[in-house]
Molecule: Archaeal signal recognition particle RNA
Organism: Methanohalophilus sp.
RNA sequence: UGGCAGGCUAGUCCGGAUAGUUCGGCGUCAUCUGUAACCCGAAAUCGUCGAUACGCGGGGGACGAAACCAAGGGAAGGUUUCUGGAUCAUCUUCAAACCUGUGAUCUCAACUGCGAAGCUCCGUCCUGUCUGGAUGGUGCUGAUAUGGAAGCUGGUUGGAGAAUCAGCUUCUGUAUCUUCAUCGCGGGGACCGGCCGAGGCCCGGAAGGGAGCAGGCUUACCGUGAGCAUACAUCGCUUUCAGGGUUGCGGAGUGGAGAAGAGAACACAGGCUACUUGUUGAUGUGAAAGAAAUCGACCCAAGGUGUGCCUGCCA
Numbered sequence: 001u002g003g004c005a006g007g008c009u010a011g012u013c014c015g016g017a018u019a020g021u022u023c024g025g026c027g028u029c030a031u032c033u034g035u036a037a038c039c040c041g042a043a044a045u046c047g048u049c050g051a052u053a054c055g056c057g058g059g060g061g062a063c064g065a066a067a068c069c070a071a072g073g074g075a076a077g078g079u080u081u082c083u084g085g086a087u088c089a090u091c092u093u094c095a096a097a098c099c100u101g102u103g104a105u106c107u108c109a110a111c112u113g114c115g116a117a118g119c120u121c122c123g124u125c126c127u128g129u130c131u132g133g134a135u136g137g138u139g140c141u142g143a144u145a146u147g148g149a150a151g152c153u154g155g156u157u158g159g160a161g162a163a164u165c166a167g168c169u170u171c172u173g174u175a176u177c178u179u180c181a182u183c184g185c186g187g188g189g190a191c192c193g194g195c196c197g198a199g200g201c202c203c204g205g206a207a208g209g210g211a212g213c214a215g216g217c218u219u220a221c222c223g224u225g226a227g228c229a230u231a232c233a234u235c236g237c238u239u240u241c242a243g244g245g246u247u248g249c250g251g252a253g254u255g256g257a258g259a260a261g262a263g264a265a266c267a268c269a270g271g272c273u274a275c276u277u278g279u280u281g282a283u284g285u286g287a288a289a290g291a292a293a294u295c296g297a298c299c300c301a302a303g304g305u306g307u308g309c310c311u312g313c314c315a
C1' cells in the first nucleotide's frame, strides 16, 4: 500500500412533478404520475425558511463510508390540446330482394273410381201471406114467483127478561125462464159481516129469556186449478203460396279425374299510414390511428462531488 472480516462516526434513503399562493423556496389544498417502500401533530387574514431557501416539531425503520448529482442514448406509458372520423341512435329522400294482388312454372299436399273439378236443382237463411198449434192476457148474465132471516119505524100486551101485528130496507134458500158466463181446492178479518155459541155475565121466586168472548160453520175478499168465451198479444213449432238471398253445410242429378290449400324463385301492376333492407341528407354520439406540448418512473451510462477512524488476519 492492497485484499478479507469485525466495530465506530459523520451521513444517506423511506417518492416526484404541475397549477395556485408568495418578493421567492417548500408544506397544508387541487390535478397528474410512480413505487417493494414509514407513522403522529399543527398549518390560507396560515406554517416554515432565504438562491447554502426542495418544509417545521416528535417518533420509527433500512443502510452506513455508504452514497449523491448527472450530459447523452434506448424502450414503453399517462395527461391535456388538435386532427381524425369508425360505430350506434333519431329524423329525412328515393327505391327495393319489404308489403298486397294477379299470372304462369316447380315442389309438397288434406280429400278423391265407396266418384274430384265443373254444371243444374232442392233444403237450411230472410220478408210477407195462409192453416193450425203452443205460451200467455182478459172475462164469467139477468129476470120473475115464493119461503126464511136481520135491521129500522110505529101500534098493542106484560112486574122484568120479553111477546105480537103492520110498513120499509138489506141478505139469503128453492123453482122456472134467459145467457158463452159454470164447477172445485186452499187461505180468510181480536171487535167494528151473518148463523150456532161451552164456561162466565145480565133479568127473574121459578119456568124461562137476553147480550155474547173463545171456538165451529159460512160470507165479503185473496190465491190457485179445471171448464167455457174471446174482433186480444207473442212465437226456438208447423202448413200453403209469393218474393228475395245462397260465401258455408247437407241432399239429389249430371259429369268422369282431378283437387282446396301451403312453400320457393320469376314476370307484371300497385303500396309505403306500418315492418325489413339499402340509399340521400341532417343532428347527436364520438372508437381506432396520428401530431404537438407536458409529466413521472424504468434500462444503459460518460463525467463530477465524497470515499473518514479503530482492531485482527493474509500478501
Base pairs, nucleotide, nucleotide: 001315002314003313004312005311006310007309008308011063012062013061014060015033016032017031018030023050024049025048026047027046038059039058040057041056067305068304069303072300073299074298077295078294079293080292081291082290083289088284089283090282091281094278095277096276098271099270100269101268102267103266105264106263107262108261111258118254119253120252121251122250123249124248125244126243127242128241132237133235134234135233136232137230138229139228140227142177143176144175145174146173147172148171149170150169151168152167153166154165155164156163157162182226183225184224185223186222187221193218194217195216196215201210202209203208